RNAcentral holds the sequence, with entries from ENA. This is a predicted structure of an 82-nucleotide RNA (transfer RNA) from Candidatus Melainabacteria bacterium GWA2_34_9. Its Rfam family is "tRNA". By type it is a transfer RNA. Its mean pLDDT, the model's own confidence on a scale to 100, is 81.

RNA sequence: GCCGAAGUGGUGAAAUUGGUAUACGCGCAUGAUUCAGGUUCAUGUGGGGCGACCCGUGCGGGUUCGAGUCCCGCCUUCGGCA
Repeated sequence: GCCGAAGUGGUGAAAUUGGUAUACGCGCAUGAUUCAGGUUCAUGUGGGGCGACCCGUGCGGGUUCGAGUCCCGCCUUCGGCA
């Protein structure tokens, strides 16, 4: 340099004909249980705002009524070729 794959919450990650962004697990918070801790159980948990709401899928554009998903450029990581 060329080719391919990946990038989504705090974390691992799901979302597969383009149609509600956060399933499921971990973690965390609060509570119950315990003398206490652990285990177990219940509820909650993307960010901002008092709130109505606003923002959010690596970054920037485009297509579309609608984009995590399709197209273009770029960044990072991994793999292959030379």